[in-house]
RNA sequence: GAAGUAGGAGGAACAGUCGCGCUUUAGCUUAAAAAUUAAAGUGAGGAAAGUCCGAGCUCCAAAGAAUUAGGACGCCCGGUAACACCGGGGCGGAGUGAUCCGACGGAUUAGUGCCGCAGAAACUAUACCGCCCGCCGUAGGCGGGUAAGGGUGAAAACGUAGUGUAAGAGACUACGACAAUUAGUAGAGAUAUUAAUUGUGGGUAAACCCCGUCCGGAGAAAGGUCAAAUAGGGGAAGAGGAGUUGAUUCGCUCCGUUCGAUUCCCGGGUAGACUGCAUGAGUAAUCGGGUAAUCGGUUAUCGAGAUAAAUGGCUGUUGGUUCCAUAAGGAAUUACAGAACUCGGCUUAUAAUCCUUCUUCAACA
Numbered sequence: 001g002a003a004g005u006a007g008g009a010g011g012a013a014c015a016g017u018c019g020c021g022c023u024u025u026a027g028c029u030u031a032a033a034a035a036u037u038a039a040a041g042u043g044a045g046g047a048a049a050g051u052c053c054g055a056g057c058u059c060c061a062a063a064g065a066a067u068u069a070g071g072a073c074g075c076c077c078g079g080u081a082a083c084a085c086c087g088g089g090g091c092g093g094a095g096u097g098a099u100c101c102g103a104c105g106g107a108u109u110a111g112u113g114c115c116g117c118a119g120a121a122a123c124u125a126u127a128c129c130g131c132c133c134g135c136c137g138u139a140g141g142c143g144g145g146u147a148a149g150g151g152u153g154a155a156a157a158c159g160u161a162g163u164g165u166a167a168g169a170g171a172c173u174a175c176g177a178c179a180a181u182u183a184g185u186a187g188a189g190a191u192a193u194u195a196a197u198u199g200u201g202g203g204u205a206a207a208c209c210c211c212g213u214c215c216g217g218a219g220a221a222a223g224g225u226c227a228a229a230u231a232g233g234g235g236a237a238g239a240g241g242a243g244u245u246g247a248u249u250c251g252c253u254c255c256g257u258u259c260g261a262u263u264c265c266c267g268g269g270u271a272g273a274c275u276g277c278a279u280g281a282g283u284a285a286u287c288g289g290g291u292a293a294u295c296g297g298u299u300a301u302c303g304a305g306a307u308a309a310a311u312g313g314c315u316g317u318u319g320g321u322u323c324c325a326u327a328a329g330g331a332a333u334u335a336c337a338g339a340a341c342u343c344g345g346c347u348u349a350u351a352a353u354c355c356u357u358c359u360u361c362a363a364c365a
Stems, first nucleotide, its partner, number of pairs: 001361004006356004012318007020043008045336001049347002052345005057219004070215005075089005090104001091102004105210002111208002113204003128150002130146007158176006177200010223275004233266005240255005282301008319334006
């Protein structure tokens, strides 16, 4: 210097102006509030997203235990409130390497299924070419043996060399590979390694299944408090009401008086209001333990809370990028995205720019 690898930062800035939500204070109004006005403060993210896991909180079902169904998970140690998350390690795979990926229990001795195409044959059977033997008798054919060699395939019953044989074959021998068991050694463990013995009857369980561990449901539209109007419900008291008439009284007619006018009280639900709802597994700095995840201490700090939903628009200057231009400069553009009960994760989206770690290659000293 080039190509990579792992991780981090960053997520345009400033000013003016017009607005919006929330909080506080003051004014106005009022019985008190609400509303409204003014001032001050404050107002999205690294993912606020997907709602995929794990929790808090709340209600329902239950007495917390078992079984069935369904589902999740599955190497070891550690971290955590918990997890399907994170850290470190083991094993397997990819890469020259840094490093990355892995749902990583069980496939003869529980059972079943599946293995496209190709190939003789995909699992207990089998032989296309070939090799060998015999017969026919000759560009070959038939019968038998064989599985070394070729061919097919992701995969063909372990590999190499030898013995052996008509040709061959773990049929036998040596060395090696792999698996299981036993014993030793190292390690906290997964596991590694050494020795001996036995074996080499395929793969597939994110196929059914088997083994082990775990799992009740619903979500802030949860839940709680206050509580109109209207219409029902319950209780108490108990006699009027409507019409006629210009109007009042009287009268008259009709209805009602345990089939109850009217008044009062109680209760539930609805609209609506408040709460839940912002001090929390918080945030920042720093010190210490630990390889790390993470844990502990000290100091400082309070930093959105809408409800059909505020967090915005415009102007100017500067920055980045792209294009045009000899230049001065001009034009366009400025990622992904948008809180809704709150946390911890995972996953997905993300423009430019900057920083660091390590690896490989090349050149020079």
This is a predicted structure of a 365-nucleotide RNA (Bacterial RNase P class A) from a Candidatus Zixiibacteriota bacterium.
A source record names the gene rnpB.
The RNAcentral record of the sequence draws on ENA.
The source organism's lineage runs through Bacteria, Pseudomonadati and Candidatus Zixiibacteriota.